[in-house]
Molecule: Bacterial RNase P class A
Organism: Burkholderiaceae bacterium
């Protein structure tokens, strides 16, 4: 140099206008206005797993269901992660792995093969018994065929011997359901409910009062529900930096920071100039002009994790091969 392999990390920077969400001062005619300051992600996503949290059931035991599986060891917790053992795969750096048990019981095995999971016999060879021919007839030989032995051929991955638990089981472990539309508190018009008065001796209504008209409920008062409204609700198993302990996942200890909380749902949009990548022309060349592109995606109760997606970029350690010294 040229192929890889295993990590971390970044994914636009500044400036201006108009607008959105909360937070904090101030004004306010109580509608809202004006300043100050803050506002998505490395996956915020898929919602697959584990936990916090809230309700709901639950004496206690056992059956049954789901789940996980070498061995340690982090961790709330996990199917996650770290270390090593074995197996496979790469020349390597490394990469993968549902990897406990088949002397407890059960099922499975394409194609080929007589015959595949518990049966036997296609072929070949002794022995007996029989059927039947034939000949040298108390015996010998041939042909079918029965049993009972032994050998070999072929087929296939595997043929009374061994595989498959990612098929049932077995054995250890774990696990109760449901989920912030959880779930608590404030609460209306309406209509119903319950209880006290009043009402055919005419109430209530018919706009305030008299007359008149009209006929069956009216009136308080309390209770639950619903609309809506508040709280959960963002200060956390948090994030940084140093030290120490551990090969290491990680742990401890000190010291700094505060870093979104909407609730049909805000974080948008447009110009500009610089970055970066392609292209096309000018130039020997350094560059210069112009035109285009610049991903994946977007909170929604927090977390820890797995898996998916990503234009383009940048560090760092190692393996291989070839060349130079």
């Nucleotide at each position: 140099a040229a192929a890889g392999u295993c990590c971390g990390c970044c994914g636009g920077g500044c400036g201006g206008u108009c607008g959105c969400u909360g937070g904090c001062a101030g004004g306010u005619u109580c509608g809202c206005c004006u300043g100050c300051g803050a506002g998505a992600g490395g996956a915020a996503c898929g919602u697959c797993c584990g936990g916090a949290c809230u309700c709901c059931g639950c004496a206690g035991a056992g059956c049954g269901g789901c789940g996980u599986a070498g061995c340690a060891g982090g961790u709330a917790a996990c199917a996650c992660c770290u270390g090593u053992c074995c197996a496979c795969c790469g020349u390597g750096a490394g990469g993968u792995g549902a990897g406990g048990a088949u002397c407890a019981g059960a099922g499975c095995a394409a194609c080929a093969g007589a015959g595949a999971c518990g049966a036997g016999u296609c072929c070949c060879c002794u022995g007996c018994g029989c059927c039947g021919c034939g000949c040298c007839u108390u015996g010998c030989g041939c042909u079918a065929u029965g049993c009972a032995g032994g050998g070999g051929g072929g087929u296939g991955a595997a043929a009374c011997g061994g595989g498959c638990a990612a098929u049932c089981u077995c054995u250890a472990c774990g696990c109760g359901g449901a989920g912030c539309a959880a779930c608590a508190c404030c609460g209306a018009a309406u209509a119903g409910g319950c209880a006290g008065c009043c009402a055919g001796c005419g109430a209530u209504c018919c706009g305030g009062c008299u007359c008149g008209g009209g006929g069956a409920g009216g009136c308080u008062g309390c209770g639950g529900g619903u609309a809506g409204g508040u709280g959960g609700c963002u200060g956390g198993a948090g994030c940084c930096g140093g030290c120490g302990c551990g090969c290491g996942a990680g742990c401890g200890c000190c010291g700094g920071c505060c870093u979104a909380g909407a609730g049909g749902a805000a974080u948008g949009a447009c110009c500009g100039u610089c970055a970066c990548g392609g292209c096309a022309c000018g130039g020997c060349g350094a560059c210069g002009u112009g035109c285009c592109g610049c991903a994946c995606a977007g909170a929604a109760u927090c977390c820890g994790g797995c898996g998916u997606a990503c234009a383009g970029g940048c560090g760092g350690a190692c393996u291989u091969u070839g060349c130079u010294u």